[in-house]
Context: one part of a larger RNA
Molecule: small-subunit ribosomal RNA, 3' major domain
Organism: uncultured bacterium
RNA sequence: UGACGGGGACCCGCACAAGCGGUGGAGCAUGUGGUUUAAUUCGAAGCAACGCGAAGAACCUUACCUGGUCUUGACAUCCCGAUGACCGCUCUGUAAUGAGAGCUUUUCUUCGGAACAUUGGAGACAGGUGGUGCAUGGUUGUCGUCAGCUCGUGUCGUGAGAUGUUGGGUUAAGUCCCGCAACGAGCGCAACCCCUAUCUUCAGUAGCCAGCAUUUAAGGUGGGCACUCUGGAGAGACUGCCCGGGAUAACCGGGAGGAAGGCGGGGAUGACGUCAAAUCAUCAUGCCCCUUAUGACCAGGGCUACACACGUGCUACAAUGGCGCGCACAAAGGGUAGCGAGACCGCGAGGUGGAGCCAAUCCCAAAAAACGCGUCCCAGUCCGGAUUGGAGUCUGCAACUCGACUCCAUGAAGUCGGAAUCGCUAGUAAUUCGAGAUCAGCAUGCUCGGGUGAAAACGUUCCCGGGCCUUGCACA
Numbered sequence: 001u002g003a004c005g006g007g008g009a010c011c012c013g014c015a016c017a018a019g020c021g022g023u024g025g026a027g028c029a030u031g032u033g034g035u036u037u038a039a040u041u042c043g044a045a046g047c048a049a050c051g052c053g054a055a056g057a058a059c060c061u062u063a064c065c066u067g068g069u070c071u072u073g074a075c076a077u078c079c080c081g082a083u084g085a086c087c088g089c090u091c092u093g094u095a096a097u098g099a100g101a102g103c104u105u106u107u108c109u110u111c112g113g114a115a116c117a118u119u120g121g122a123g124a125c126a127g128g129u130g131g132u133g134c135a136u137g138g139u140u141g142u143c144g145u146c147a148g149c150u151c152g153u154g155u156c157g158u159g160a161g162a163u164g165u166u167g168g169g170u171u172a173a174g175u176c177c178c179g180c181a182a183c184g185a186g187c188g189c190a191a192c193c194c195c196u197a198u199c200u201u202c203a204g205u206a207g208c209c210a211g212c213a214u215u216u217a218a219g220g221u222g223g224g225c226a227c228u229c230u231g232g233a234g235a236g237a238c239u240g241c242c243c244g245g246g247a248u249a250a251c252c253g254g255g256a257g258g259a260a261g262g263c264g265g266g267g268a269u270g271a272c273g274u275c276a277a278a279u280c281a282u283c284a285u286g287c288c289c290c291u292u293a294u295g296a297c298c299a300g301g302g303c304u305a306c307a308c309a310c311g312u313g314c315u316a317c318a319a320u321g322g323c324g325c326g327c328a329c330a331a332a333g334g335g336u337a338g339c340g341a342g343a344c345c346g347c348g349a350g351g352u353g354g355a356g357c358c359a360a361u362c363c364c365a366a367a368a369a370a371c372g373c374g375u376c377c378c379a380g381u382c383c384g385g386a387u388u389g390g391a392g393u394c395u396g397c398a399a400c401u402c403g404a405c406u407c408c409a410u411g412a413a414g415u416c417g418g419a420a421u422c423g424c425u426a427g428u429a430a431u432u433c434g435a436g437a438u439c440a441g442c443a444u445g446c447u448c449g450g451g452u453g454a455a456a457a458c459g460u461u462c463c464c465g466g467g468c469c470u471u472g473c474a475c476a
Stems, first nucleotide, its partner, number of pairs: 001476002004472002007470002010467004015460002019424005026315008034306002042053002064301007073125001077124002079121006088103005106115003127290002130288003136284002138279003141275001143273001148187006154163003167178003193267004198235007207225003212222003238261001241255005317417001321376006333364003338357002343352003383414001388409007430452007
């Protein structure tokens, strides 16, 4: 000087408390451990691994296993020789690499050749998702969006170092004010960026419809650009104004005006560093290792196993509900190898068909919870839907291992969950649907979008984490 203390003082955070809803019990989904296996490829491991890499394992992917094959190689450059092809089509035969037959056939040119392509050969080499993340780059997590981390000069100290950065207030903040042997400065904080909340202006189609006309009653048409909206440019919030407190300061409390008030709400943004944290399997890369194999091709299998254990979720256990009928109101997205309307067929998944749309035009598209009426009457039920049997639909070369969905039948556990434990402070939690990426198909996951919309916070004694000062010290 740090680190540490079941030392002290002060402060903060959904840290506790106050509340609301969960997990832990059930069934299923998914990840992991374990076990099994020819293989169940590999990585991730307290918080910060475990719906994680994987924004999507039937083949492919694929790295694993079994079997069958190749050896200058599936891929790159160079040398020599041959050919003018290659591709494509047909036939024999294949899973793959082989093999054979037929059809077809280049460009430039100084006619030497060159370019290109295929094939044969030789070796230099290729190749490796093989090892080492404790050799590395790059990227990332975490403490933590916590308020800290430092430097120059000066001063003090023999020195390590200190001071500044401590102190009195204040703040979300090393934020600002005051004081002070310090005076300044840098990286962080804040602001500058994006979305959102109000208004003005410009613009008016594919958007809108107040008034007018017309109609097949649909903003459909004429018309209009007021309004909504769209997207450019601006305004607006700054403790600016008033009162009180405070050291007259910083600032704090209240008020006015205002769409918004004291950081308005959300996002992006992550200092010096810590964990030899993660990643050699994104990529790059040193060294080591393999080279008729640890490389390459193909088929089938596996990654989907199942006594069990754990994590994360979905669905429930019902009446604030289930079921039936009726009937409203979104936002944000996507669409040409695509979205696919009306119509017809099917109980349905879906099929036929094809209008329109490269989309503010058309489509996906039905928003759902809500609301109204009816029914059920507290039961393992008209709750719950696992499991199983049968019949189908769709995608795809192909759904046996191993897809999703539909219909009929079946109808399990489950009556609110022990110890323990998690999230959340407002348009939040809870609840409810919609969309997208990946994607042929496959979503209870992920990422967005809106709808309905709470309760509670006395407070900082305690648990956890953190900041600052101080004290002790057997640690560095």